[in-house]
This is a predicted structure of a 118-nucleotide RNA (SAM riboswitch aptamer (S box leader)) from Gracilibacillus ureilyticus. The coordinates come from a structure-prediction model, not an experiment, and the mean pLDDT is 82. Of the family's consensus pairs, 97% are formed in the model. It matches the Rfam family "SAM riboswitch aptamer (S box leader)". Rfam describes the family as follows. The SAM riboswitch is found upstream of a number of genes which code for proteins involved in methionine or cysteine biosynthesis in Gram-positive bacteria. Rfam links the family to the GO term regulation of gene expression. Taxonomically the source falls in Gracilibacillus (Bacteria, Bacillota, Caryophanales, Bacillaceae).
Order: sequence, then C1' cells, then structure tokens
RNA sequence: UUCUUAUCUAGAGAGGUGGAGGGGCAGGCCCGGUGAAUCCUCGGCAACAGGUUCGAAAGUAGAACACUGUGCCAAAUCCUGCGGGACAGCAUAUAUAUAAGUACCCGGAAGAUAAGAA
Repeated sequence: UUCUUAUCUAGAGAGGUGGAGGGGCAGGCCCGGUGAAUCCUCGGCAACAGGUUCGAAAGUAGAACACUGUGCCAAAUCCUGCGGGACAGCAUAUAUAUAAGUACCCGGAAGAUAAGAA
C1' cells in the first nucleotide's frame, strides 16, 4: 500500500511547547491570538486484539478486570456528496418536463479504528 471482517447518534482534558492554522477531500457550517496544527508530560474514556480470572455438557459462547499492544478524549464519521423513499414546495418555460429545500427514513460510497491476510 492492497484485500477481508467488525464497529462508528455513547464515552473521556488539563498543563507545557509552538505561533496560524484545524475539522481526510469538495461544498456548507463550525473551531482558532480568550492561542490552531505539531511535539512533550500527566490524566481520562473505551474494551478491538493479547493476557488473567470466572464460566452453560464444552474451558466453547459469554462475563469481569484494565496488566500488555493499539485507538480515542468540540460538534453523529460536524452535515451533505451516490441510489431509493417520505415530507415540503409551486417557480420557470410551457402541456409535459426540469430544478432548488428538510440534523426525516433505508441502503451504498468514501473515511477512521481494530484484527487478520497478501
């Protein structure tokens, strides 16, 4: 880097450093000199994998712990993006089409994270 599987409306921030960006991309909308990104320290959340303990007939399903490896700690993955449905709408040209709206629903795509594989 690619592929496969699972999850993504819950949860959890202070200090230092630094000095203008950040929220993947595009559009929107936000965050940011009352200090962005980055890096460091400490703290926390969660329970994906390993581990330990418990555990239906099985040491399997499952449960607990949070020791190890990751991850995460503004906003639903911030919203939308493609397809379908619902609601709403009533303008324009014209007689049948087309377009704009909605933190409404379903599915997908993309992305992120974990585990496994190449």